[in-house]
Context: one part of a larger RNA
RNA sequence: GGACGAACGCUGGCGGCGUGCUUAACACAUGCAAGUCGAACGGAGUCAAGAGAGCUUGCUUUUUUGACUUAGUGGCGGACGGGUGAGUAACGCGUGAGCAACCUGCCCUUCAGUGGGGAAUAGCGUCUGGAAACGGACGAUAAUACCGCAUAAAACUGCAGCGUCGCAUGGCGCAGCAGCCAAAGGAGAAAUUCGCUGAAGGAUGGGCUCGCGUCCGAUUAGAUAGUUGGUGGGGCAACGGCCUACCAAGUCGACGAUCGGUAGCCGGACUGAGAGGUUGAACGGCCACAUUGGGACUGAGACACGGCCCAGACUCCUACGGGAGGCAGCAGUGAGGGAUAUUGCACAAUGGGGGAAACCCUGAUGCAGCAACGCCGCGUGAAGGAAGACGGUUUUCGGAUUGUAAACUUCUGUUCUCGGUGAUGAUAAUGACAUAAGCCGAGGAGCAAGCCACGGCUAACUACGUGCCAGCAGCCGCGGUAAUACGUAGGUGGCGAGCGUUGUCC
Repeated sequence: GGACGAACGCUGGCGGCGUGCUUAACACAUGCAAGUCGAACGGAGUCAAGAGAGCUUGCUUUUUUGACUUAGUGGCGGACGGGUGAGUAACGCGUGAGCAACCUGCCCUUCAGUGGGGAAUAGCGUCUGGAAACGGACGAUAAUACCGCAUAAAACUGCAGCGUCGCAUGGCGCAGCAGCCAAAGGAGAAAUUCGCUGAAGGAUGGGCUCGCGUCCGAUUAGAUAGUUGGUGGGGCAACGGCCUACCAAGUCGACGAUCGGUAGCCGGACUGAGAGGUUGAACGGCCACAUUGGGACUGAGACACGGCCCAGACUCCUACGGGAGGCAGCAGUGAGGGAUAUUGCACAAUGGGGGAAACCCUGAUGCAGCAACGCCGCGUGAAGGAAGACGGUUUUCGGAUUGUAAACUUCUGUUCUCGGUGAUGAUAAUGACAUAAGCCGAGGAGCAAGCCACGGCUAACUACGUGCCAGCAGCCGCGGUAAUACGUAGGUGGCGAGCGUUGUCC
């Protein structure tokens, strides 16, 4: 000198764009943050219309049709999006390869199919337990829920071939026999459409393996028993000590194993002429975690932040028998701290989930609010104006300086206030922002300058006070009676809505 997610002191007009718990991965009141589909299903309820019955003639009841609502069954989505960085020195990340050892819902392309049956169960009804959370028994019922059967190409398995290719195990293609495996319907008057099943290919997303790179400590030198390898078996989407039984005795290590400390990694960011050093806030990619530890279930995908079970700590309810909860989502509260914001508006846009659609949901997101926290831009007036006014400071008492500065004159309208108008973001419609931006008119210099320094380094000096006191100080050093170094004033210098100080990095 530059930089900052900064903080502190003094000061503070506006706008645009960004940024904002770095500390306690501490505890959390309250609200919201993941639902949706009635065109999968049987009900229940409300309303309207028609028909019938009873009659008290405007009510009750039965039934049909239509519309609407939706607790339950069922489907898809809750594995995305959002948060945090505790753990992790690791194939975690980065980079480059490999899988002849793998999976992939929704989506795209192509081929083939969608036949015929069955048994349940929730909701519901009756009874009943419990303070509650939540149940229990019996009875009946539906489906795109569940289960057999038929059909069977491909795949797979078994038997037995041919061709071809390869980096080993082997891969690919063709044909034969046998075995085994599927489905669901809805809407519509219909056409049709949305689905369903099997297969092949693609796309996308993931899984696994390997080369290289990835902090400090030797005042850590030996470490290791599923350890290293093999065989059989199991398990997995898949390879593999991943697991298991047996066998062998290996494997790693001064090219730093093991142990200890620290740490999420990267694209990037800051600095520097570069080499390098430091760093990983915001934005983007990957990973890990979701009160602590463990576990599986469902599913294409989780060992699942707002799912389940168990254990621990904590908090809450309780009729003491038993239950409920998890903000490292968005706001917000307490605590910690030098320190970090609103319990806001809207789904209008972009995107996501569901739905045939209308639409619903979306604290993602878009906006608004707060903060000079940062960067950038603008303003606080412009021109003229010497009796060089008054006042202040100083003085050798002549003056000098503040200083064209002010007053005063003539203007301007950035800002500001009021009124009007008002593109674009939106497309046929739909605008939270929005009293938006911009434009036009009127008023009127009016409301808007400070901070630090002035001994040298280092731009900028005098007076008074103080008297090694009070104090200053980044280093050298000032202060003990004329201090350009302390304090105040005038003046000057620097920067300017900021200026200084502190902290950290280069």